This is a predicted structure of a 105-nucleotide RNA (SAM riboswitch aptamer (S box leader)) from Peribacillus asahii. It was read from a public genome assembly, where an Rfam model found it.
[in-house]
RNA sequence: UACUUAUCAAGAGUGACCGAGGGAUCAGGCCCAAUGACGUCCGGCAACCGCCUAUUCGAGGCACGGUGCUACUUCCUGCAGAGAUACAAUUCUGGAAGAUAAGUC
Numbered sequence: 001u002a003c004u005u006a007u008c009a010a011g012a013g014u015g016a017c018c019g020a021g022g023g024a025u026c027a028g029g030c031c032c033a034a035u036g037a038c039g040u041c042c043g044g045c046a047a048c049c050g051c052c053u054a055u056u057c058g059a060g061g062c063a064c065g066g067u068g069c070u071a072c073u074u075c076c077u078g079c080a081g082a083g084a085u086a087c088a089a090u091u092c093u094g095g096a097a098g099a100u101a102a103g104u105c
Stems, first nucleotide, its partner, number of pairs: 002104007013042001015041003021032003026078004043070003048066002050062004074097001079094005
């Protein structure tokens, strides 16, 4: 890299450093940003792996360790199908893609 499974509407800074773009790709939007974004460190959040207890069908707890995350629903949409509607505006569901974890080759 590829494949499989699960989750993705919650949560998390009045800190330090850096110094220009950033929000996955492409496109259309909409946002963040010298009142310092993004990134790094510290802090924090969470509980996939992990640890402890219980267990015949079903959980509870811990947060040392391995990750992860820490603006906006995965920021929204793009593909398909339903709904709604006087036309529209628009709503829902499912995909595709992506992210994270564990495992496999």